[in-house]
Context: one part of a larger RNA
Molecule: large-subunit ribosomal RNA, domain IV
Organism: Actinopolyspora lacussalsi
RNA sequence: CCGUGGUUAAGGAAUUCGGCAAAUUGUCCCCGUAACUUCGGGAGAAGGGGAGCCGCGCCUGGUGAUCCCCCAUUGGCGGGGUGAGCUGGGGGUGGCCGCAGAGUCUGGGCCCAAGCGACUGUUUACUAAAAACACAGGUCCGUGCGAAGUCGUAAGACGCGGUAUACGGACUGACGCCUGCCCGGUGCCGGAACGUUAAGGGGAGUGGUGAACCCUUCGGGGUGAGGCUGCGAACCGAAGCGCCGGUAAACGGCGGUGGUAACUAUAACCAUCCUAAGGUAGCGAAAUUCCUUGUCGGGUAAGUUCCGACCUGCACGAAUGGCGUAACGACUUGGGCGCUGUCUCGACCACGGGCCCG
Numbered sequence: 001c002c003g004u005g006g007u008u009a010a011g012g013a014a015u016u017c018g019g020c021a022a023a024u025u026g027u028c029c030c031c032g033u034a035a036c037u038u039c040g041g042g043a044g045a046a047g048g049g050g051a052g053c054c055g056c057g058c059c060u061g062g063u064g065a066u067c068c069c070c071c072a073u074u075g076g077c078g079g080g081g082u083g084a085g086c087u088g089g090g091g092g093u094g095g096c097c098g099c100a101g102a103g104u105c106u107g108g109g110c111c112c113a114a115g116c117g118a119c120u121g122u123u124u125a126c127u128a129a130a131a132a133c134a135c136a137g138g139u140c141c142g143u144g145c146g147a148a149g150u151c152g153u154a155a156g157a158c159g160c161g162g163u164a165u166a167c168g169g170a171c172u173g174a175c176g177c178c179u180g181c182c183c184g185g186u187g188c189c190g191g192a193a194c195g196u197u198a199a200g201g202g203g204a205g206u207g208g209u210g211a212a213c214c215c216u217u218c219g220g221g222g223u224g225a226g227g228c229u230g231c232g233a234a235c236c237g238a239a240g241c242g243c244c245g246g247u248a249a250a251c252g253g254c255g256g257u258g259g260u261a262a263c264u265a266u267a268a269c270c271a272u273c274c275u276a277a278g279g280u281a282g283c284g285a286a287a288u289u290c291c292u293u294g295u296c297g298g299g300u301a302a303g304u305u306c307c308g309a310c311c312u313g314c315a316c317g318a319a320u321g322g323c324g325u326a327a328c329g330a331c332u333u334g335g336g337c338g339c340u341g342u343c344u345c346g347a348c349c350a351c352g353g354g355c356c357c358g
Base pairs, nucleotide, nucleotide: 001353002352003351004350005349006348007347008346010344011343014342019339027051028050029049030048031047036041038174052096053095054094055093056092058090059089060088061087062086063085067081068080069079070078071076097101109337110336111335112334113333114332115331116329117328121133122132137172138171139170140169141168142167143166149158150157151156175324176323177322178321180254181253182252185251186250187247188246189245190244191243194242195241196240200236201235205231206230207229208228209227212223213222214221215220255273256272257271258270259269282316283313294310295309296308297307298306
């Protein structure tokens, strides 16, 4: 010097990003216990008191010595009474000792307010345990059974020895109150007709080859039946797409400008442009607010955090759910009581290690 423990005057969070760490609390019995609440809870709320040992007597339980009594259906391992001794528990009273009696070990600190997630659970094996995942509950979509879906080339298997109160997929996430408007785009679903449309069918028409015939400068040229073989128009051709309609707890979206009231300010009101429709309820400087330490109130002597309001929402908003919510949380934030070496500000002690000397 480092590590791990122990003690510490006065103060008591002044430390620090933050009470991190440490300390406090701690068991049992009794008293007592608020808001709120889904009436279960919250509760071990909070906050108090008691606790050892020895004697005495009391209450109560177990065992049951001794002695006594009974048998008029059963003389039996029968029944009843007495209650010594030993022993478990309870409360009462008197006394004893220490600083201290749950004497060691073990063994909750508590409260208030807010955010998020309902909850118990699950998770990044080796930096993240959470407000992430899951979850009961809700909704939508698919699936009539050789189901849909999944694995496999297939046979086959799972689904399921199940059958729509079932199974698969998606989103949301207890509960309470609710969940507005838009179907123009995209998706999905439905659609007697119409447009477009592939292979294929169809062959109008047209080409190659070429018997034969004609011409020839004898080298070749022309016409060209049948066959074989190419190309090939009209016309007939499905789904799809177009087209028509439905559908948002499908993917998603949910405006601008100008003016107006007898102080001012503001605008219930009016006008106008655009849109598929222009954000309802509720909430709001928020896990969302840039400006911003917004403004006001509360708490502090002093508060970029916190709580309550306001609304000018840069850029909340309704199952990518909205707003609440008792209980719960090794979650996050602010405050208070208690308590402390966190600190003022250090000191000392024990053990282990390092280092120096020998």